[in-house]
Context: one part of a larger RNA
Molecule: small-subunit ribosomal RNA, 5' domain
Organism: Rhodothermaceae bacterium RA
RNA sequence: GGACGAACGCUGGCGGCGGGCUUAACACAUGCAAGUCGAACGUGAAGCCACCUUCGGGUGGUGGAAAGUGGCGCACGGGUGCGUAACGCGUAGGCAACCUGCCCUUAGCUGGGGGAUAACCAUCGGAAACGGUGGCUAAUACCGCAUGAAAUCUUCGGGUCGCAUGAUCUGGAGAUCAAAGCUCAGGCGGCUAAGGAUGGGCCUGCGUCGGAUUAGCUAGUUGGUGAGGUAACGGCUCACCAAGGCGACGAUCCGUAGCUGGUCUGAGAGGAUGAUCAGCCACACUGGCACUGAGACACGGGCCAGACUCCUACGGGAGGCAGCAGUGAGGAAUAUUGCGCAAUGGGCGAAAGCCUGACGCAGCCACGCCGCGUGGAGGAAGACACCCCUAUGGGGCGUAAACUCCUUUUCUGUGAGAAGAAACCCCGGGUUGCCCGGGCUGACGGUAUCACAGGAAUAAGCACCGGCUAACUCCGUGCCAGCAGCCGCGGUAAUACGGAGGGUGCAAGCGUUGUCC
Numbered sequence: 001g002g003a004c005g006a007a008c009g010c011u012g013g014c015g016g017c018g019g020g021c022u023u024a025a026c027a028c029a030u031g032c033a034a035g036u037c038g039a040a041c042g043u044g045a046a047g048c049c050a051c052c053u054u055c056g057g058g059u060g061g062u063g064g065a066a067a068g069u070g071g072c073g074c075a076c077g078g079g080u081g082c083g084u085a086a087c088g089c090g091u092a093g094g095c096a097a098c099c100u101g102c103c104c105u106u107a108g109c110u111g112g113g114g115g116a117u118a119a120c121c122a123u124c125g126g127a128a129a130c131g132g133u134g135g136c137u138a139a140u141a142c143c144g145c146a147u148g149a150a151a152u153c154u155u156c157g158g159g160u161c162g163c164a165u166g167a168u169c170u171g172g173a174g175a176u177c178a179a180a181g182c183u184c185a186g187g188c189g190g191c192u193a194a195g196g197a198u199g200g201g202c203c204u205g206c207g208u209c210g211g212a213u214u215a216g217c218u219a220g221u222u223g224g225u226g227a228g229g230u231a232a233c234g235g236c237u238c239a240c241c242a243a244g245g246c247g248a249c250g251a252u253c254c255g256u257a258g259c260u261g262g263u264c265u266g267a268g269a270g271g272a273u274g275a276u277c278a279g280c281c282a283c284a285c286u287g288g289c290a291c292u293g294a295g296a297c298a299c300g301g302g303c304c305a306g307a308c309u310c311c312u313a314c315g316g317g318a319g320g321c322a323g324c325a326g327u328g329a330g331g332a333a334u335a336u337u338g339c340g341c342a343a344u345g346g347g348c349g350a351a352a353g354c355c356u357g358a359c360g361c362a363g364c365c366a367c368g369c370c371g372c373g374u375g376g377a378g379g380a381a382g383a384c385a386c387c388c389c390u391a392u393g394g395g396g397c398g399u400a401a402a403c404u405c406c407u408u409u410u411c412u413g414u415g416a417g418a419a420g421a422a423a424c425c426c427c428g429g430g431u432u433g434c435c436c437g438g439g440c441u442g443a444c445g446g447u448a449u450c451a452c453a454g455g456a457a458u459a460a461g462c463a464c465c466g467g468c469u470a471a472c473u474c475c476g477u478g479c480c481a482g483c484a485g486c487c488g489c490g491g492u493a494a495u496a497c498g499g500a501g502g503g504u505g506c507a508a509g510c511g512u513u514g515u516c517c
Stems, first nucleotide, its partner, number of pairs: 001517004006513005013372006019365002021330001026328003030325003035072003040069002047062006079283003088208008098200002103196008111145001113143002120135006151176011181188002209255003216246003221243008258280004262273004285306005308319004336362001338361003344358001345356004375406004387396003411454006425439006461506005466487003472501005482489002
């Protein structure tokens, strides 16, 4: 000098764009953050209509709430950085050892049966959470049967290729496995198989902090055979066999740490760093475990154990903000219990639409960067002003002010007020799911912006002035009080302390502290 997720002191006009718990992965009141589909299915509350009525209500129709079965989603999105020195990350490759819901392409199929069960009703237990028993019922829920091209497996052959375990093409025989319907219709689905796309799994070379005052480490350990397991290779797991494997090119142990694109600095080499944004990883009160599923060992799913908090009728139960707000605590320190799904994106749905603290916005904070303003021109009797200095003549403040003219960004008031962010969807036309025209929908917001009116009106501070280092005098103090980044100032004339006048430098900021280069 530059930089900062900063903090502190003094000060503070406006706008745009960004940023905002670096500490306790400490504990959390309350609300919200993941649902959706009636075009899969059975039921069916309120309300309304009609009829009946013993005036309590009942029956039928309409209606569609709430819940249930079923499907898809909940593995995304959002948070945090605990752990991790590791194939975790980065980079370059590999899988002849693999999986992939939704989506796209292609081929074929979608026949015929069965038994249940929730909801509901009855009843029982319980304070509650919730549960037991009996009865009724549906499906795109569940289970057989049929069909079987392809696929998989077994077996018998042939061709091509590969360094190889082997890969690939092809012929014969045998074995095994499927489906679901809905809709007025167009259509939407379902099953099997092959291929694609996307996403993932696994392996490998190289790179990836400090300590040797850590020198030896290792029994599933290293390899083999066989088996199990997995989507898949593998000591992943197990039985047996062998005795190996790693290490001064730093094993093991200890400490520290998420990694990267990047960011800061620097002429570069390098050093430091990993907030915001983006990619990957890990975690979800702590530890362990599996279930479901295409995908999890699953933040707002489950089970067990533990710590903690809460409810209880003492028998037993409930909970997990490192989601968005918000609270306490810690701390030098970090915001609203806001608005909206209008846009973008996501889930479900044929769609309308519903959900979405993702997101879009608004609020708070000079936290940062950038832009603008606090007026412009004239004006000397250089004011008899205040204040300061003075050799008392005067000098400084100073064109500064007053005053005159002008302007109106900001400000106040009044009025007007969007473009764009809008397409899905609807209507019409063309035509097969695309194009053209028209129409509806805006949280931000009566905001931005514009016009008119008013009037210089509403707006300057902070640090420094001994040298480094731009800027000097007076008074006070008297090695005191104090200053200080270094050198050093202060003991009676202190440009170094405190005040004043003046000056210098930056400016809605200026200084200080901390950290990095």